Source information:
This is a predicted structure of a 512-nucleotide part of an RNA (small-subunit ribosomal RNA, 5' domain) from a metagenome. Its mean pLDDT, the model's own confidence on a scale to 100, is 86.

Context: one part of a larger RNA
RNA sequence: GGACGAACGCUGGCGGCGCGCCUAAUGCAUGCAAGUCGAGCGACGCAUAUCGGAGGAGUAAUCCACUGGUAUGACGGAGCGGCGAACGGGUGAGUAUCACGUGAGAAACCUGCCCCGAAGACCGGGAUAGCCCGGGGAAACCCGGAUUAAUACCGGAUACCCUCUACAGAUCGCAUGGUCUGUUGAGGAAAGGCCUUUGCGCUUCGGGAUGGUCUCGCGGCCUAUCAGCUAGUUGGUGAGGUAACGGCUCACCAAGGCAUCGACGGGUAGCUGGUCUGAGAGGACGAUCAGCCACACUGGGACUGAGACACGGCCCAGACUCCUACGGGAGGCAGCAGCAGGGAAUCUUGUCCAAUGGGCGCAAGCCUGAGACAGCGACGCCGCGUGGGGGAUGAAGGCCUUCGGGUUGUAAACCCCUUUCAGGAGGGACGAAAUUGACGGUACCUCCAGAAGAAGCCCCGGCCAACUACGUGCCAGCAGCCGCGGUAAUACGUAGGGGGCAAGCGUUGUCC
Numbered sequence: 001g002g003a004c005g006a007a008c009g010c011u012g013g014c015g016g017c018g019c020g021c022c023u024a025a026u027g028c029a030u031g032c033a034a035g036u037c038g039a040g041c042g043a044c045g046c047a048u049a050u051c052g053g054a055g056g057a058g059u060a061a062u063c064c065a066c067u068g069g070u071a072u073g074a075c076g077g078a079g080c081g082g083c084g085a086a087c088g089g090g091u092g093a094g095u096a097u098c099a100c101g102u103g104a105g106a107a108a109c110c111u112g113c114c115c116c117g118a119a120g121a122c123c124g125g126g127a128u129a130g131c132c133c134g135g136g137g138a139a140a141c142c143c144g145g146a147u148u149a150a151u152a153c154c155g156g157a158u159a160c161c162c163u164c165u166a167c168a169g170a171u172c173g174c175a176u177g178g179u180c181u182g183u184u185g186a187g188g189a190a191a192g193g194c195c196u197u198u199g200c201g202c203u204u205c206g207g208g209a210u211g212g213u214c215u216c217g218c219g220g221c222c223u224a225u226c227a228g229c230u231a232g233u234u235g236g237u238g239a240g241g242u243a244a245c246g247g248c249u250c251a252c253c254a255a256g257g258c259a260u261c262g263a264c265g266g267g268u269a270g271c272u273g274g275u276c277u278g279a280g281a282g283g284a285c286g287a288u289c290a291g292c293c294a295c296a297c298u299g300g301g302a303c304u305g306a307g308a309c310a311c312g313g314c315c316c317a318g319a320c321u322c323c324u325a326c327g328g329g330a331g332g333c334a335g336c337a338g339c340a341g342g343g344a345a346u347c348u349u350g351u352c353c354a355a356u357g358g359g360c361g362c363a364a365g366c367c368u369g370a371g372a373c374a375g376c377g378a379c380g381c382c383g384c385g386u387g388g389g390g391g392a393u394g395a396a397g398g399c400c401u402u403c404g405g406g407u408u409g410u411a412a413a414c415c416c417c418u419u420u421c422a423g424g425a426g427g428g429a430c431g432a433a434a435u436u437g438a439c440g441g442u443a444c445c446u447c448c449a450g451a452a453g454a455a456g457c458c459c460c461g462g463c464c465a466a467c468u469a470c471g472u473g474c475c476a477g478c479a480g481c482c483g484c485g486g487u488a489a490u491a492c493g494u495a496g497g498g499g500g501c502a503a504g505c506g507u508u509g510u511c512c
Stems, first nucleotide, its partner, number of pairs: 001512004006508005013384006019377002021342001026340003030337003035083003040080002044076002046073008055064003090295003100219007109212002114208007122156004132145005161188004166183007193200002221267003228258003233255008270292004274285004297318005320331004348374001350373003356370001357368004387417004397408004421453001423448005431439001456501005461482003467496005477484002
């Protein structure tokens, strides 16, 4: 000198774009953050229409309330079922590791929804939520009986095809081997359901796309005041397990494996694209944005599923908080706001799904604290303004003075002019193809008034740009280093003047 997710002191006009718990991965009141589908299913409620029943009022037409059936429904809340909930959002605790980056490999693998292609969907069955009845419990909720549906579940058939076994042949290669063809045997599907105007679906197989899983080479911290480490340890055979290779697990056998090119231990740490600095080489860092990883009160575990060992799922244990009728239960903000605490320090319990994107749905649409916006904060960067021209008897006042004057100083007053921004009024978008705009009566345009509403901070001994007076008297104080202050202090304090930067200026901290 540059830089910062900064903080502190003094000060503070406007706008644009960004950024905003770096500390306690501390604890959390409240609301919201993941639903959706009636074009899978049965029932209930409600509304309307219609057909009945019996009742009341009235002479009657008719009216009123009740009840049963049928039909319809852009209606409502539950239930079964499907898809989603494994994405999106947060955090950086752990991790020195194939976690990450990069480059290879999988002849050892999986992939819902989507796309292309081929073939199919035949015949049956028994349940169970809900509803109803009964019971237990303070509650959370649970139990029993009866009954019912499906694109829920189950059995059988069929098999272009797929898997496995055995055999034969062809062909290829990267070691184990791969691919193709034929034959024998065994096994394996489905919802002709829903809607009807199109249509949406189901099953098997082959291919694609996307996403994932595994293996390896190389690369990136400190410490030797850590020198030896290791029993599933290293390898083999066999078995189990997995989507799949593998000590991944197990039985047996062998005695190996790693290490001064730093094993093992300890400390620290998410990694990267990048960011800051620097002429570069390098050094330091890893906020925001983007990719990957890990975690979700702490520890462990599996279930469901194409996918999880699952933040707003389940089970167990633990700590903590809450409810309780003391028998037993409920909870997990490192989602968005917000609260307490910690701290030098970090925001609104806002608006909207209008756009982009996501889930479900044929769709209409619903949901979406993702997202888009607004609010707060000079936290940062950038831009703009706080007026322009003229104006000397160089006014008054202040300060200094050798008392002559000098300086503040064209500065002010005064004259002429302008109106950016802010203010007032009118019009008023793009973002959306459409009757859809939170932002927003915003941006922007036009008009109006008036210099009007808008300047501070640090420094002035040398380094280092800028000097005098008074006060103080080794006191009070200053200070980055050298050093100032003990009676004339350009170094302390105040004033005048000056220098620097400017809506900021200084200080502190950290990095280069």